Predicted 3D model of RNase P RNA and transfer RNA as a complex of 425 nucleotides. It holds a member of the Rfam family "Bacterial RNase P class A". It is annotated as a ribozyme.
[in-house]
RNA sequence: UGGGUAGUUCAGACGGCCGCCGUAAAUUUUUAAAAAUAUUUUCGGAGGAAAGUCCGGACUUCGUAGAGCAGGGUGUCGGAUAACGUCCGGCCGGAGCAAUCCGAGAGAUAGUGCAACAGAAAUUAAACAGCCUGUAAUUUAUUUACCGGCAAUGGUGAAACGGUAAGGCAAGAGCUUACCAGACAUAAUGUAAAUUAUGCGCUUUGUAAACCUCACCCGAAGCAAAGCCAAGUAAGAAAAGUUUGAGGCUGCUCGCUGAUUUUCGGGUUUGGCUGCUUGAUAUUCUUAGUGAUAAGCAAUACAGAUAAAUGGCCGUUAAAAACAGAAUCCGGCUUACGAACUGCCCAUAUU
RNA sequence: GGGCUUGUAGCUCAACUGGUCAGAGCCACCGGCUCAUAACCGGAAGGUUCCUGGUUCAAGUCCAGGCAGGCCCA
Numbered sequence: 001u002g003g004g005u006a007g008u009u010c011a012g013a014c015g016g017c018c019g020c021c022g023u024a025a026a027u028u029u030u031u032a033a034a035a036a037u038a039u040u041u042u043c044g045g046a047g048g049a050a051a052g053u054c055c056g057g058a059c060u061u062c063g064u065a066g067a068g069c070a071g072g073g074u075g076u077c078g079g080a081u082a083a084c085g086u087c088c089g090g091c092c093g094g095a096g097c098a099a100u101c102c103g104a105g106a107g108a109u110a111g112u113g114c115a116a117c118a119g120a121a122a123u124u125a126a127a128c129a130g131c132c133u134g135u136a137a138u139u140u141a142u143u144u145a146c147c148g149g150c151a152a153u154g155g156u157g158a159a160a161c162g163g164u165a166a167g168g169c170a171a172g173a174g175c176u177u178a179c180c181a182g183a184c185a186u187a188a189u190g191u192a193a194a195u196u197a198u199g200c201g202c203u204u205u206g207u208a209a210a211c212c213u214c215a216c217c218c219g220a221a222g223c224a225a226a227g228c229c230a231a232g233u234a235a236g237a238a239a240a241g242u243u244u245g246a247g248g249c250u251g252c253u254c255g256c257u258g259a260u261u262u263u264c265g266g267g268u269u270u271g272g273c274u275g276c277u278u279g280a281u282a283u284u285c286u287u288a289g290u291g292a293u294a295a296g297c298a299a300u301a302c303a304g305a306u307a308a309a310u311g312g313c314c315g316u317u318a319a320a321a322a323c324a325g326a327a328u329c330c331g332g333c334u335u336a337c338g339a340a341c342u343g344c345c346c347a348u349a350u351u
Numbered sequence: 352g353g354g355c356u357u358g359u360a361g362c363u364c365a366a367c368u369g370g371u372c373a374g375a376g377c378c379a380c381c382g383g384c385u386c387a388u389a390a391c392c393g394g395a396a397g398g399u400u401c402c403u404g405g406u407u408c409a410a411g412u413c414c415a416g417g418c419a420g421g422c423c424c425a
Stems, first nucleotide, its partner, number of pairs: 001347010012317007020045003024041004029036002047323001051334002054332005059222004066254004071218005076090005091105001092103004106213002111211002113207003128154002130150003134146004162180006181203002184199006226274004236264005247257002281301004285296004352424007361377004370408001380394004401417005
C1' cells in the first nucleotide's frame, strides 16, 4: 500500500426568528365550588433499528378450584437470566493459507416407513461380466460344457457391508500382519460434553427440518386486554335450556358450578377518565468473575399523542447527506442502512 | 396497534407419502378448411414454482428468514 476479518462510537453542532405536543407555575374571564377556556413564563420532546411481529416475559381479563389425554416447542456440555429458540465459556464436526466464521450437534442396536432411474443385487441380500481346482468332450488352444470354490478386478449408482500395502492361497477372503478409520471393554484426566492410553479382528448403510422414542417446557386471549363515569339500552321476533343440565379456561374427556344463553331487529355514542409510562431501566464508579453477568454506593438521565406533536427559514463551521417516525412496557433475534475509528490476519514493496 | 391466511405459464387450476424433463383447459401465435369471419382440425411456443439460505443423494413439496397481496377486531 492492497485485500480480508472482528469490534467500538456517532447519527450533526452552535446562534437567531416563527410554529406544534406535554409537565409545572402565574394571570384573566365564567362560577357557590370543582373545573374549563385563553395568555405568559420555566422545563422536557423519537430510534439503532421506533420496522418485521419471529421468540421470551411483565401486566390485564376469562374457571369455584383442578387432573389427564391430545397438540405445540426445544434438544452437545457447563453457566448467565424474570424468561427465552437469546447470550457467555468449553467439546466435537465442517469452511478458510490465516485472523476468524458456521452447525435444529439427543436417539438409526425400541419399532415402522422411504431409498426414483440405473444395476446381478439397495440391507443382513446377491453373482452379470469375471478368477480358479477337478471331471468330460473336442484335440493341445490357457477352447467349450458340467459339479464346486471365490468376491480380488470391471461395470451401475448419491450410497455396494471397513480402507491401503504385504504375506498367504488352486483362485480368493481380517484368513494373517503393519498402518489408518470406527465400535466395544478397561484405566487415567476433566463438574460434564469429551480426550488420551491399552486391549479385542468386533466392522454394524443413509434418512428422525419422515412417523416415532427419550428428556425438559407450555392454560387461553390480548391495551381495539380491561375497569369506571355520562348518555342510551324503547316496541318486538326466533331458537336452545332449568336436575334428561343452557352457558362457563376458547381442542377432547373427567371433575366443579347451576339459570339463563344465542341470533335477528332496534337504540346510543364514534364521548370522557383510568390503564399510560420511574422501570427485572440506562450510563459512570468500586468489588467478584476468563466471560455473559451479579452485588454495592452515590450522581446524572428518561416523550406520552388520540386524527394523533419533533417542523420551517437564516447565519457560521469545506459539505449536511443513508435507513427510517414512539402508540401498554421491557429482554432478544432478524431485516434495512450512512460515516468515522481501532485490534488481528494474509500478500507485496522498501529500510 | 393486534391477530389470521395466501403466493405454480397472461388467466383458472393440477402435480398423492420428496424421485426421473412441473402438466391440463382457456387466451394469444403459426398453418389448414372458407369467397371471408367464427366454429372446427393440426402445430409450436410460453415457468426466476414470489425471493434468499438450510436439511437431503435429490426440494414446487420439509425447515428458517424476507417480500407482496387478502381477511378480521371497540